[in-house]
Context: one part of a larger RNA
Molecule: large-subunit ribosomal RNA, domain IV
Organism: Halorussus marinus
RNA sequence: CCGACGUUAGGGAAUUCGGCAAGUUAGUCCCGUAAGUUCGCGAUAAGGGAUGCCUGCCUCUUUCGAGGCAGGUCGCAGUGACUCGGACGCUCCGACUGUCUAGUAACAACAUAGGUGACCGCAAAUCCGUAAGGACUCGUACGGUCACUGAAUCCUGCCCAGUGCAGGUAUCUGAACACCCGGUACAACGGGGCGAAGGACCUGUUAACGGCGGGGGUAACUAUGACCCUCUUAAGGUAGCGUAGUACCUUGCCGCUUCAGUAGCGGCUUGCAUGAAUGGAUCAACGAGAGCGUCACUGUCCCAACGUUGGGCCCG
Repeated sequence: CCGACGUUAGGGAAUUCGGCAAGUUAGUCCCGUAAGUUCGCGAUAAGGGAUGCCUGCCUCUUUCGAGGCAGGUCGCAGUGACUCGGACGCUCCGACUGUCUAGUAACAACAUAGGUGACCGCAAAUCCGUAAGGACUCGUACGGUCACUGAAUCCUGCCCAGUGCAGGUAUCUGAACACCCGGUACAACGGGGCGAAGGACCUGUUAACGGCGGGGGUAACUAUGACCCUCUUAAGGUAGCGUAGUACCUUGCCGCUUCAGUAGCGGCUUGCAUGAAUGGAUCAACGAGAGCGUCACUGUCCCAACGUUGGGCCCG
């Protein structure tokens, strides 16, 4: 000096990106237990008290044993070692248990129950195989396959112009074969009508892919603009939420918290570029998830010291 460990006066997070690490708490019995809530929970909430041994007695018990009352007694300490939850509050995300990058990621990612749409009547739809054949399936729409969303609760607005899908279609377009005419000793070839799917055309469809405006004026202070005018679109973003895990300007502004707060929380909100199953909002419970705070506790620190043990290094 390095590794592992122990103790430390006073202070107690001043350390640090961050309480990382360490420490606190801890078993059992009794008392007691808030907000919130999907009434199940939250909850071992929180917060208090007790705990050893000895003697006597009582209750239950077939026994083993369990519980209680009274008295006494020892220690700094009685779950005496070992074992053995720190607690609470606010917010975000994901409902939850579960799954995952064997060997840098366990998460907010995947899955999930639930919701919705599409296809399919079985010799089906979908999938594997060139095929024979096979899976789904010894199944049959309360079933199976495909896709999106992701518990529950409150909801899910407008647009079918584009692209996709489905259906229809008087007419137009639309290949080859076959047919007819011409041509050729035969042919090639030229032309004609017929005319499938598809397309044009029409309609439907967004929990299909997706999309959801601009300018000007206006109220008896000012400001704002319920209101009016105009251009324009397929329709011009509804309910909600909102400086957001989305906000450039931005450390927005106000409030709370701190002596001091680019953090956090609550509001406001003109949203560069929120927004409704690419789901919107909310949310009890849950989380080795993310951010912030309070109490307790501590060598994280002020500021180091000493000790145990293993090694390095030096001397022999």